[in-house]
Bacterial RNase P class A from an Anaerolineales bacterium, 406 nucleotides, folded computationally. The coordinates come from a structure-prediction model, not an experiment, and the mean pLDDT is 76.

RNA sequence: AGGCUUGGUUGGGCGGUUGCGGGUGCGCAUAGCGUGCCUGAGGAAAGUCCGCGCUCCAAAGGGUGGCGUGCCGGAUAACGUCCGGGUCGGGUGACCGAUGGAUGAGGGCCACAGAGAAAGAGAUUGCCUGUGCGAAGAGCAUGGGUGAGGGUGAAAAGGUGCGGUAAGAGCGCACCGGCGCGUUUAGUAAUAGGCGCGGCUAGGUAUCCCCCACGCGGAGCAAGGUCAAGCAGGAGCGAUGUGGUUGCCCGCCACAAAUUAGUUCCGGGUAGACUGCAGGAGGUAGGCAGUGAUGCCUGCCCAAGAUAGAUAACCGUCGCUUAGAGUGGUGAAGGGAAGAGGCGCUUUAGCGUGUAAACCUAUGCUAUUCUGAGUACAGAACGCGGCUUAUAGGCUGGGCCGUGCG
Numbered sequence: 001a002g003g004c005u006u007g008g009u010u011g012g013g014c015g016g017u018u019g020c021g022g023g024u025g026c027g028c029a030u031a032g033c034g035u036g037c038c039u040g041a042g043g044a045a046a047g048u049c050c051g052c053g054c055u056c057c058a059a060a061g062g063g064u065g066g067c068g069u070g071c072c073g074g075a076u077a078a079c080g081u082c083c084g085g086g087u088c089g090g091g092u093g094a095c096c097g098a099u100g101g102a103u104g105a106g107g108g109c110c111a112c113a114g115a116g117a118a119a120g121a122g123a124u125u126g127c128c129u130g131u132g133c134g135a136a137g138a139g140c141a142u143g144g145g146u147g148a149g150g151g152u153g154a155a156a157a158g159g160u161g162c163g164g165u166a167a168g169a170g171c172g173c174a175c176c177g178g179c180g181c182g183u184u185u186a187g188u189a190a191u192a193g194g195c196g197c198g199g200c201u202a203g204g205u206a207u208c209c210c211c212c213a214c215g216c217g218g219a220g221c222a223a224g225g226u227c228a229a230g231c232a233g234g235a236g237c238g239a240u241g242u243g244g245u246u247g248c249c250c251g252c253c254a255c256a257a258a259u260u261a262g263u264u265c266c267g268g269g270u271a272g273a274c275u276g277c278a279g280g281a282g283g284u285a286g287g288c289a290g291u292g293a294u295g296c297c298u299g300c301c302c303a304a305g306a307u308a309g310a311u312a313a314c315c316g317u318c319g320c321u322u323a324g325a326g327u328g329g330u331g332a333a334g335g336g337a338a339g340a341g342g343c344g345c346u347u348u349a350g351c352g353u354g355u356a357a358a359c360c361u362a363u364g365c366u367a368u369u370c371u372g373a374g375u376a377c378a379g380a381a382c383g384c385g386g387c388u389u390a391u392a393g394g395c396u397g398g399g400c401c402g403u404g405c406g
Stems, first nucleotide, its partner, number of pairs: 002401009012318007020040009042377001046388002049386005054220004061250004066216005071085005086099005100211002106209002108205003125149001126146008158176006177201001179198008224275004233266005241255005282301008319375012334360002342353004
């Protein structure tokens, strides 16, 4: 040079003309109009996946069911989010991914292949051996032992060596790996390391059921509040009643006394205005503390609030991307360029070795001019903190590799 990896930020600017929403001042004027000034979508506004603020119900819980999280330590209003660390896996590496329990609660499943997959099992090919047949034999039949070697497989009773055995095998031993127990060192911890003892060592899967630990009121701005408008009833349930308390149960609370309280179904009528509605766990500059997430202090700022739903349209110019053509610079494979020259040996000749420059030039890079095309994903509706998904491009920080070149 090139390739890889991980962050941040931006995602059109300027001018003119016309047209919209909100706030506010002034002047008209009372529904409103005119005019000046200020202001008017996003990093995701999307998904509706989590958490909360806020509002209402309840306020007495308990059991059961259901749901969520899951290594350790922190941050936060909280979270299933974020930060840091541990362990395991992938990668040369930067970096990326995973995350309670399968050995002690239990169960399910593991295709095909293979003898065998319910893992203290299993017996195909083999090895050893008893008996019979057979010319001693080779071999055949049958019984027993075995699981070391080979084969199948993702996975088949841990590895190497020695001893031992009829043949083998942790059967025994030495050194290891793994596991368990004890102790010790470092660390807040997860965990990592050291030493000692022991037995011989018996898979995977929990995004299968399940177990363990911790946690969980409900509904939602169409919440809720105020004003206005408007009525037509009918049929049931109903006293160990009705309603509420997440489903169910127990308990508790409120109402209620029999033409009850309340509630179910059928049917009819009204539905307009205001508010909630934006000053906040707000934004931002600097400083301090911290590895960091973040916290604290000081200063400055207030950047939509619609209700059929506003922020737009046209023109010009610049920017960015891309294609073509031209010009300049740079640069270079190749040519020039071979027994050139040079150097060494020999020596009027030759042998060996070995290399430029000027100049030309494809491709490439860069600057500029002209012409053409294009300019991402996409739009609030109570708000905030996250996660996930989509995104043409521009600018930029850190890190890794770099037997291609100098």